[in-house]
Context: one part of a larger RNA
RNA sequence: UUGGGCGUAAAGAGUGAGCAGGCGGCAUGGUAAGUCUGAAGUGAAAGCGUGGGGCUCAACCCCAUACAGCUUUGGAAACUGCCAAGCUAGAGUGCGCGAGAGGUAAACGGAACUCCAUGUGUAGCGGUAAAAUGCGUAGAUAUAUGGAAGAACACCAGUGGCGAAGGCGGUUUACCAGCGCUGCACUGACGCUCAGUCACGAAAGCGUGGGGAGCAAAUAGGAUUAGAUACCCUAGUAGUCCACGCCGUAAACGAUGAUGACUAACUAUUCCAUUAGGAGUGGUGAAGCUAACGCAUUAAGUCAUCCGCCUGGGAAGUACGGCCGCAAGGCUGAAACUU
Numbered sequence: 001u002u003g004g005g006c007g008u009a010a011a012g013a014g015u016g017a018g019c020a021g022g023c024g025g026c027a028u029g030g031u032a033a034g035u036c037u038g039a040a041g042u043g044a045a046a047g048c049g050u051g052g053g054g055c056u057c058a059a060c061c062c063c064a065u066a067c068a069g070c071u072u073u074g075g076a077a078a079c080u081g082c083c084a085a086g087c088u089a090g091a092g093u094g095c096g097c098g099a100g101a102g103g104u105a106a107a108c109g110g111a112a113c114u115c116c117a118u119g120u121g122u123a124g125c126g127g128u129a130a131a132a133u134g135c136g137u138a139g140a141u142a143u144a145u146g147g148a149a150g151a152a153c154a155c156c157a158g159u160g161g162c163g164a165a166g167g168c169g170g171u172u173u174a175c176c177a178g179c180g181c182u183g184c185a186c187u188g189a190c191g192c193u194c195a196g197u198c199a200c201g202a203a204a205g206c207g208u209g210g211g212g213a214g215c216a217a218a219u220a221g222g223a224u225u226a227g228a229u230a231c232c233c234u235a236g237u238a239g240u241c242c243a244c245g246c247c248g249u250a251a252a253c254g255a256u257g258a259u260g261a262c263u264a265a266c267u268a269u270u271c272c273a274u275u276a277g278g279a280g281u282g283g284u285g286a287a288g289c290u291a292a293c294g295c296a297u298u299a300a301g302u303c304a305u306c307c308g309c310c311u312g313g314g315a316a317g318u319a320c321g322g323c324c325g326c327a328a329g330g331c332u333g334a335a336a337c338u339u
Base pairs, nucleotide, nucleotide: 003311004310005309006308007293008292012307014200015199016198017197021193022192023191025087026086028084029083030082031081033080034079035076036075037074038073039072040071041070042069049065050064051063052062053061054060090190091187092186093185094184095183096181097180098179102176103175104174105173106172107171108170109153114148115147116146117145118144119143120142124135125134161168162167205246206245207244208243209242210241214240215239219235220234221233222232257306258305259304260303261302262301265284266283267282268281269280270279271278272277288295289294312339313338314337321332322331323330324329
């Protein structure tokens, strides 16, 4: 390489959009590039293959014959391609309903924590397994009233919903986007996938400027301990929040790529429609699959198309080179050696 694979053994890219490429519905006519077929030319000899023969066999030798491919030419028209003109089952659009923590921006709300001011009030509070550090007679904790600020939105809340994924949860408004259903009309294959490319992408981290209540890496102190650079406690800075710009990674997980078709049922739930039914989200299970666990119309079953990836462990996601980044680092990604 062929092959065999990718839920958990190595292996699905974090997710999407999408150019090139690959693949592509029903039916008619044409064409004849692919395809099939006839003929001719070429395919040197030797050798190889096949059939036969000669040395007593064999090696060896002799005879006959075959082959793919390429070129030219004649034919076939099912399939693929191409051209023309169509169709509506795929895809899409409009009209009508509908659900939703989908996105962006602005405004507003209440509870709680903290802080500040004032009143009441007096000796403790806090914390733990127990303590201590700490706070407090300069009046704390507790309690009441008023104020400030920041962050997060109890209940509703749900194997509930929405989103491509990351993710999204107080209320209202504006703008933007996707999705589902019913019936009718319209376009007429406009589709699927997608190397490269582009966009999005939790947390942490970085840059500039704000903000800073609570929490809290680092740090300090108190404990524990043989020690304790920890677990526990008291403090506490980056950070967490906002704006803009980077970073581009995660057990980015369903550890399961996308699309389409087919293959028992039962049950719960969301939305639409409402006699059927459709679109999701879960549970149990048939056939089948699986090494087993398990999966099972939301497949890991049976098929098709396209992409990505794997090929013993370690060295190593390292080195070197290249590209990207302010940096941290990311992407690509070996070998010697060892086993």